[in-house]
RNA sequence: AGAGUUGACUGGGCAGUCGCUCCGCUUAUGUCGAGCAAUCGGUGUUUGUGGGGAGGAAAGUCCGGGCUCCAUAGGGCAAGGUGCCAGGUAACUCCUGGGAAGCGCGAGCUUACGGCUAGUGCAACAGAAAUUAUACCGCCUCAAAUGCUUUCGGGCAGCGAGGUAAGGGUGAAAUGGUGCGGUAAGAGCGCACCGCGCGCGUGGCAACAUUGCGUGGCAAGGUAAACCCCACCUGGAGCAAGACCAAAUAGGAACCUGUUCGCGCGGCCCGCGUGGGGUUCGGGUAGGUUGCUUGAGGCAAACGGUGACGUUUGUCCCAGAUGAAUGACUGUUCUCGACAGAACCCGGCUUAUAGGUCAACUCUACUU
RNA sequence: CGGAGUGUAGCUCAGUUUGGUAGAGCACUGUCUUCGGGAGGCAGGGGUCGGAGGUUCAAAUCCUCUCACUCCGACCA
Numbered sequence: 001a002g003a004g005u006u007g008a009c010u011g012g013g014c015a016g017u018c019g020c021u022c023c024g025c026u027u028a029u030g031u032c033g034a035g036c037a038a039u040c041g042g043u044g045u046u047u048g049u050g051g052g053g054a055g056g057a058a059a060g061u062c063c064g065g066g067c068u069c070c071a072u073a074g075g076g077c078a079a080g081g082u083g084c085c086a087g088g089u090a091a092c093u094c095c096u097g098g099g100a101a102g103c104g105c106g107a108g109c110u111u112a113c114g115g116c117u118a119g120u121g122c123a124a125c126a127g128a129a130a131u132u133a134u135a136c137c138g139c140c141u142c143a144a145a146u147g148c149u150u151u152c153g154g155g156c157a158g159c160g161a162g163g164u165a166a167g168g169g170u171g172a173a174a175u176g177g178u179g180c181g182g183u184a185a186g187a188g189c190g191c192a193c194c195g196c197g198c199g200c201g202u203g204g205c206a207a208c209a210u211u212g213c214g215u216g217g218c219a220a221g222g223u224a225a226a227c228c229c230c231a232c233c234u235g236g237a238g239c240a241a242g243a244c245c246a247a248a249u250a251g252g253a254a255c256c257u258g259u260u261c262g263c264g265c266g267g268c269c270c271g272c273g274u275g276g277g278g279u280u281c282g283g284g285u286a287g288g289u290u291g292c293u294u295g296a297g298g299c300a301a302a303c304g305g306u307g308a309c310g311u312u313u314g315u316c317c318c319a320g321a322u323g324a325a326u327g328a329c330u331g332u333u334c335u336c337g338a339c340a341g342a343a344c345c346c347g348g349c350u351u352a353u354a355g356g357u358c359a360a361c362u363c364u365a366c367u368u
Numbered sequence: 369c370g371g372a373g374u375g376u377a378g379c380u381c382a383g384u385u386u387g388g389u390a391g392a393g394c395a396c397u398g399u400c401u402u403c404g405g406g407a408g409g410c411a412g413g414g415g416u417c418g419g420a421g422g423u424u425c426a427a428a429u430c431c432u433c434u435c436a437c438u439c440c441g442a443c444c445a
Stems, first nucleotide, its partner, number of pairs: 001364010012333007020053006028045007055339001059350002062348005067238004074270004079234005084098005099113001100111004114229002119227002121223002136168002138164005146157004176194006195218001196216005201210003242290004252281006261275004283444003297316008334337001369441007378394004388425001396412005418434005
C1' cells in the first nucleotide's frame, strides 16, 4: 500500500421565527362542592414562564418474562416445545466459554449437534440385487454326451451343475483402503500398515480427548426439519387484559338444548365452583377516569470473573398521546443525509439500513 | 393494538394429512363439422406452486425467515 476478519459507535450540524403535545409554577375567568361569611378544595378555558418530547431497529410479532383476569392454577392423559457439555440470566429457542464436525492460506466463520445396536416405516426411476444382501455381464472349476477344429496332447462353443463381490454396468446410496501372500478363480481367507469398534488406564467438573495398554477381522449403510424412544420444560387468555364512574332501553323476540346436562374450564378425564347455556334477529350507548410509565432503568467508578454477567457506592429522571404530538419556514455550512414513527412494559432473535468513525487482528507485496 | 387464515395455469379451485412424472373446469390455439357463426367432436399450448434459505437422493408438500392479501375482536341488556 492492497485485500480481508471481528467488535464497538454514529445515523447531518449551528442559528432564528412560528406552531403541536405533556408536566410544574403563574395571570385572568367560568363552573361545581363545603362554609353564616372571609375563604378553601376540585375542574374547564386562558396569559406568561421553565422543563421533557421516537429508534437502532419504534418493524416482523418469532421466542421468553413481568403485569392483569380466569380457582393462590390442582392431579392424570394427550398435545406442543427444547435437545453436545459447563455456566450466565427473572426467563428463553437468547448470551458466554469449551468440545466435536465442516469451510477458509489465515485472522476467523458456520452447525435443529440426543438416539436408526428399542421398535415400526420410507427409498420414485434405474439396476441382477435397496438390506438377515444379491450372481446380470465377467472370471474360474467340474463330468458325460453333442457340434466345430486339431500338429491327435488337446482347444473352442452352447446346454447343465457349482464356486466367486477382484473387474464392468445401475443408482443419491451396493457391506472398509493399500500392498504382499494365497487360490482353480477369488475373498479379512491369512499377514503388515492405515481406518473402525469395544474394554481398561490417563487427563478433564463435563462434553470429549488419548501419541498408553489390551482386544475384535470388521459384526455397526441412509433417513428422526418420518412415526417414535429417552431426558427436560410448558394451564388458558391477553391492556379491546382488568377496575371504576356516567349515559341509554323494547332489561325484548324466535329456535335449539338442559341435571346421565350446561357453564367457569378454549383438547379430554378427574376434581373444585356454579345453575342456566348456545345460535339468529331486533334495540340502546359509543363519553370519561384508571391501568400509564421509577424500570430485571440509564450513566460513572471500584471490586470479582477468561467471558456472558454479578456486587457495592455515587449520581440522574429521560415521550405517555387517544384522530392520536415531536413539525414547517428562513439563513448558513458539510461528505447533501439510508432504513424508517412509540401506543402496557422489559430481555432477546430475525429482517431493512446511504454514508461516516474508532479499536484489535490476519494475509500478500514492497521499503528500512 | 391484539388474534386467526390464505397465496398453485388468464379466472375458480383440487393436490400438502402419508415427500417420488404438477392436475380439473371455464378460457386460449389448431382442426373436423356448417353456406357462415354458435354448440359439439378430436388434438394441443400455457406453471420455475408468492419470494429466499435449509433438511433430504428427491420439497407445491417438512422447517426457518420474508412479502402481499383477507377475516375476526368495544360495551349494555
Background: Predicted 3D model of RNase P RNA and transfer RNA as a complex of 445 nucleotides. Rfam match: Bacterial RNase P class A. It is annotated as a ribozyme.